[in-house]
Context: one part of a larger RNA
Molecule: small-subunit ribosomal RNA, 3' major domain
Organism: metagenome
């Protein structure tokens, strides 16, 4: 002095409990095991692997994946060397390219004694050397996950113990906090907590175009369309404003808690960034870097097709259902937030559509993508494997790319399985949240039910700490380290 305990006490946390929605049955997506295969490339593996690295495998990408075909100083650096030619460019045999071998144009700059020599650069020949996604993440560095945004972790001086340590960092209170008081052999300090920092909620000030339009004028079927305006919205800059200040109770005249009021916000407003000392030999040598070690006519390197997408089955995440608070149709309303030049593409026309033709505006608060959906009002279906529900399959199409056979998306027309709410079991969430509705973005020629964001609508329930789970102090057992 740690760790441990079906030991004890005080605290915490969607840990229970109290609701709400799921998952576990069905179908399809996606990842993983297996299994199969020439190959089904690697890594990740209890929480912390499994829609994870991959923010997008037709080639490519892509790799010691396979199956062939090729090159050997190499695709790429950096320096000697041998010998040739500028560069550079066309052509042609073989071929699936890749390559391998042949043939032609063509000559520039800088000294020149015109014999030639030199920089560059390209092609040979040899060394030295490159390369390696090749092993070790138990040699490493950086990065990162994870207890955990949990309240800890130390340190100097002094004291105390032979020492190992201890004290402070306990003990009363109190907080969200080792946070603050307060007592005290302990006084300070420092890493963390908490502020500083982004946003979001009120107001004021500045500005006024692309953006807005109250009031006046013009104008159109109609529209901030045009004169003008800075009011209003908003935008983007500055400043304001919460601190227990204020009152009233408790409390140890303290820290602080409660309750009120004023207030657009109240006690940390709400949400982000941000994560101490350590732990897991905890991931990753396939980002990158790096030590050893192993390869060098192959583990390097290129090129075609294949595979990565292979299917008895098992599991994880989600997605679209099992209807009527629905479905399917007319009609109609109102968003944030983003992106747009080998780019967004209006209107028009054709086409049921998916899409095409033509083409205006737009480096965009200016055009465009862009129809927001759910919601609202009308009709229709009346409980049925149906007008639920889409799998799945056939025929016809469209778009991206050199190509959609393996293997890509989307349209129509037909076709219509399995599902009637899911067993032990388990998950998420305490408010603009669960739930639900549709939007957009990176990725990217093409391809998202994944992922990161955005906004509309919007609940219930708990104010309790016995009990499972983690988790913090203080104490105590102990044959453990």
């Nucleotide at each position: 002095u740690g760790a441990c305990g079906g030991g004890g006490g005080c605290u915490c946390a969607c840990a229970c409990a109290a609701g709400c929605g799921g998952u576990g049955g069905a179908g399809g997506a996606u990842g993983u095991g297996g299994c199969u295969u020439a190959a089904u490339u690697c890594g990740a593996g209890g929480c912390u692997a499994c829609g994870c690295g991959a923010a997008g495998a037709a080639c490519c990408u892509u790799a010691u994946c396979c199956u062939g075909g090729u090159c050997u100083u190499g695709g790429c650096a950096u320096g000697c060397u041998u010998g040739a030619g500028a560069a550079u460019c066309c052509u042609c045999u073989c071929g699936a390219a890749a390559g391998c071998g042949a043939g032609g144009a063509g000559u520039g700059c800088c000294c020149u004694u015109c014999g030639g020599g030199g920089a560059g650069c390209u092609c040979u020949u040899g060394c030295a050397c490159a390369g390696u996604u090749g092993c070790u993440g138990c040699a490493u560095g950086g990065c990162u996950g994870u207890c955990g945004u949990c309240a800890g972790c130390u340190c100097g001086u002094g004291u105390c113990g032979u020492g190992a340590g201890a004290u402070g960092u306990c003990g009363g209170g109190u907080u969200a906090a080792g946070u603050c008081c307060c007592u005290u052999a302990a006084c300070g300090a420092g890493c963390g907590a908490a502020a500083c920092c982004c946003u979001u909620g009120u107001c004021c000030c500045u500005a006024g175009u692309u953006g807005c339009c109250a009031g006046c004028g013009a104008g159109u079927c109609a529209u901030g369309u045009c004169g003008g305006g800075g009011a209003c919205u908003c935008u983007a800059g500055g400043g304001a404003g919460a601190c227990c200040g204020c009152c009233g109770g408790u409390g140890u005249u303290a820290a602080a808690c409660c309750g009120g009021a004023g207030g657009a916000a109240g006690g940390u407003g709400g949400g982000g960034a941000u994560g101490a000392c350590g732990u897991c030999a905890a991931g990753u040598c396939c980002u990158c870097a790096u030590g050893g070690c192993c390869u060098u006519u192959a583990u390097g390197a290129u090129c075609a097709g294949g595979g990565c997408u292979g299917c008895a089955c098992a599991c994880g995440u989600c997605c679209u259902a099992c209807a009527a608070u629905g479905g399917a149709u007319c009609g109609u309303a109102c968003a944030a937030a983003g992106g747009g030049a080998a780019g967004c593409g209006a209107a028009c026309u054709c086409g049921c559509g998916a899409g095409a033709g033509c083409a205006a505006g737009c480096a965009a608060a200016u055009c465009c993508c862009a129809g927001a959906a759910a919601g609202c009002g009308g009709u229709c279906c009346u409980c049925a494997g149906u007008a639920c529900g889409g799998a799945u399959u056939g025929c016809a199409g469209g778009c991206u790319g050199c190509a959609a056979c393996u293997c890509g998306c989307c349209u129509g027309c037909a076709u219509g399985a399995a599902g009637c709410c899911g067993g032990a079991a388990u998950c998420g969430c305490u408010a603009g949240u669960a739930a639900u509705c549709g939007c957009g973005g990176g990725u990217c020629a093409g391809c998202a039910u994944a992922c990161c964001g955005c906004g509309g609508u919007g609940a219930a329930u708990g104010u309790g700490u016995u009990c499972c789970u983690g988790a913090g102090c203080c104490u105590u057992g102990u044959a453990c380290a």